[in-house]
Context: one part of a larger RNA
Molecule: small-subunit ribosomal RNA, 5' domain
Organism: uncultured Planctomycetota bacterium
RNA sequence: GAAUGAACGUUGGCGGCGUGGAUUAGGCAUGCAAGUCGAGCGCGAACCCCGCAAGGGGGGAGAGCGGCAAACGGGGUAGUAACGGGUAGGUGACGUACCCUCGGGUUGGGGAUAGCCACGGGAAACUGUGGGUAAUACCCAAUAAUCUCCUGGAACGUGAUGGUUUCGGGAGCAAGGGUGUGAUUCCACCGGAGGAGCGGCCUGCCUCGUAUUAGCUAGUUGGUGAGGUAACGGCUCACCAAGGCUUCGAUGCGUAGGGGGUGUGAGAGCAUGACCCCCACCACUGGGACUGAGAUACUGCCCAGACACCUACGGGUGGCUGCAGUCGAGAAUCUUCGGCAAUGGGCGCAAGCCUGACCGAGCGACGCCGCGUGUGGGAUGAAGGCCCUUGGGUUGUAAACCACUGCCAGAGGGGAUGAAGUGCAUCAGAGCAAUCUCUGGUGUCUGACAUAGCCUCAGAGGAAGCACGGGCUAAGUUCGUGCCAGCAGCCGCGGUAAUACGAACUGUGCGAACGUUAUUC
Numbered sequence: 001g002a003a004u005g006a007a008c009g010u011u012g013g014c015g016g017c018g019u020g021g022a023u024u025a026g027g028c029a030u031g032c033a034a035g036u037c038g039a040g041c042g043c044g045a046a047c048c049c050c051g052c053a054a055g056g057g058g059g060g061a062g063a064g065c066g067g068c069a070a071a072c073g074g075g076g077u078a079g080u081a082a083c084g085g086g087u088a089g090g091u092g093a094c095g096u097a098c099c100c101u102c103g104g105g106u107u108g109g110g111g112a113u114a115g116c117c118a119c120g121g122g123a124a125a126c127u128g129u130g131g132g133u134a135a136u137a138c139c140c141a142a143u144a145a146u147c148u149c150c151u152g153g154a155a156c157g158u159g160a161u162g163g164u165u166u167c168g169g170g171a172g173c174a175a176g177g178g179u180g181u182g183a184u185u186c187c188a189c190c191g192g193a194g195g196a197g198c199g200g201c202c203u204g205c206c207u208c209g210u211a212u213u214a215g216c217u218a219g220u221u222g223g224u225g226a227g228g229u230a231a232c233g234g235c236u237c238a239c240c241a242a243g244g245c246u247u248c249g250a251u252g253c254g255u256a257g258g259g260g261g262u263g264u265g266a267g268a269g270c271a272u273g274a275c276c277c278c279c280a281c282c283a284c285u286g287g288g289a290c291u292g293a294g295a296u297a298c299u300g301c302c303c304a305g306a307c308a309c310c311u312a313c314g315g316g317u318g319g320c321u322g323c324a325g326u327c328g329a330g331a332a333u334c335u336u337c338g339g340c341a342a343u344g345g346g347c348g349c350a351a352g353c354c355u356g357a358c359c360g361a362g363c364g365a366c367g368c369c370g371c372g373u374g375u376g377g378g379a380u381g382a383a384g385g386c387c388c389u390u391g392g393g394u395u396g397u398a399a400a401c402c403a404c405u406g407c408c409a410g411a412g413g414g415g416a417u418g419a420a421g422u423g424c425a426u427c428a429g430a431g432c433a434a435u436c437u438c439u440g441g442u443g444u445c446u447g448a449c450a451u452a453g454c455c456u457c458a459g460a461g462g463a464a465g466c467a468c469g470g471g472c473u474a475a476g477u478u479c480g481u482g483c484c485a486g487c488a489g490c491c492g493c494g495g496u497a498a499u500a501c502g503a504a505c506u507g508u509g510c511g512a513a514c515g516u517u518a519u520u521c
Base pairs, nucleotide, nucleotide: 001521002520003519004518006517007516008515009514010513013371014370015369016368017367018366019364020363026327027326028325030324031323032322035068036067037066040065041064043062047058048057049056050055075282076281077280084207085206086205087204088203089202090201091200094199095198096197100194101193102192104190105189107141108140109139110138116131117130118129119128120127121126147172148171149170150169151168152167153166154165155164156163177187208254209253210252215245216244217243220242221241222240223239224238225237226236227235257279258278259277260276261272262271263270264269284305285304286303287302288301307318308317309316310315335361337360338359339358343357344355345354346353347352374404375403376402377401384395385394386393387392408462410457411456412455413454417450418449423444424443425442426441427440428439429438430437431436465510466509467508468507469506470491471490472489476505477504478503479502480501486493487492
């Protein structure tokens, strides 16, 4: 000099864009953060209508069964020195829901169960027995190959195989309806192929310190066989062999998420990994599996533990390292805000619903940037202050005073843009025809929040400080103090004329900031 997720002191007008729990991965009150589908299914409250009533019709809150989503999105960096990351490859050893395309199929049956009703248990959480009901829930059967498995042949290909292609044989595996007058379309079911991605597995190289850590290792290293997995593999097991790693640093210990990047520097390098993006890992602590196309399953389940809460003492409930917020610790880090209008996501044919993702607003000079706090004239060089050789000098065109302007802030008005769409209405075209679907045009509809630029009003009005002045280092005088009080980054000042302490005046630097401290180059 540059820099920071900074803090502290004094001061503080406005705006834009960013950014804000770095410490206790400490504990958490409260609200919200993942639902959706009635075009899968059976019920069905309020309310309305008819009826003398019984009852019937409409209505659709609501819970339940079922499907999809909940493995994304969001947060954090505890662990991890390699099972991670970076980079370059391999996979002839594998999986992939939803989406698109081509082709084929969608047959016949069955038994339950929740909701519901009845009777119970319990303080509650919740739960038992009996009755009865539906499905795109579940089960059985049929049919089926380009699928899977077994098996035979041929070709290609490989170092080689169980690879690829093709011709046979055998065995096995599927389904469902809904909407609609109806058909096409659409959704849904089974199997296959392709595209785009995603994931699993393997290999080479690189990846902190320490030798005052020198030896480490028995599933350890390899083989055979078996099991297991989507798949390879000591992944697991039985047997056999005795291997494997290591001074090119094994093993141990300490520290640490890695990268793109960021800071600095002429570069080489050094330091660093906030915000944003990619990867990994974690979800009160430890362990475990289930479901599923997919699981570290944050707001799923089970067990154990600590902690906290409720309790009728028998027993239960909970997990903010989501968004806000609270306590604690700390030098230190924000609102218990608005909205789904935009972008994106989930579900749904759609309308739409949900979305603390996100978009916005709020708070903080925390950072960067921009603007303003007026402009011109004005010498009796006023008064006051300070200095003085008492002549004067300086503050100083500074003020007063005169004439203007209207940036910002204030008040009012008007007004682009962020809005594209969806739905509805209508018109045209296509699908043989159409009230259905698709495409296009026109009209209508959708803004939480913000606001460019413009016009009017008023009026210099509301807006300047901080540090420093011995040298380094730009800028000095007087008074007070008297090795005291104090200053100080280094050298060093202060013991009676201190340009170094304190104050005043004055000057210098920067300016909505200025200094100090900490840290990096």